Annotation: Predicted 3D model of a 74-nucleotide RNA (transfer RNA) from a Candidatus Woesearchaeota archaeon. The sequence is in RNAcentral, with records from ENA. The coordinates come from a structure-prediction model, not an experiment, and the mean pLDDT is 82. Its Rfam family is "tRNA".
[in-house]
């Protein structure tokens, strides 16, 4: 230098193929239970979907550019 893959909540990941309410688990906070803690149960808390632009009624998803990380080739 070229190609491919990945970037979504504090953490690990779904949702992308087929555009249509951004979700699960852990965590955190409160409650319940307990003499108390843990576990269990209930409720809540969470997001510029890496950044910018475009297409569209509508974009995490499609197109273009950039950034970061990984792999391969040279």
């Nucleotide at each position: 230098g070229c190609a491919c893959c990945a970037g979504u909540a504090g953490c690990a990941c779904a949702a992308u193929c087929u555009g249509g309410u951004a979700g699960u688990g852990c965590g955190c906070a409160g409650g319940u239970c307990u003499u108390a803690u843990a576990a269990g149960c209930c409720u809540g808390u969470g997001g510029u979907u890496a950044g910018g632009g475009g297409u569209u009624c509508a974009a995490a998803u499609c197109c273009c550019c950039u950034c970061u990380g990984g792999u391969g080739c040279a």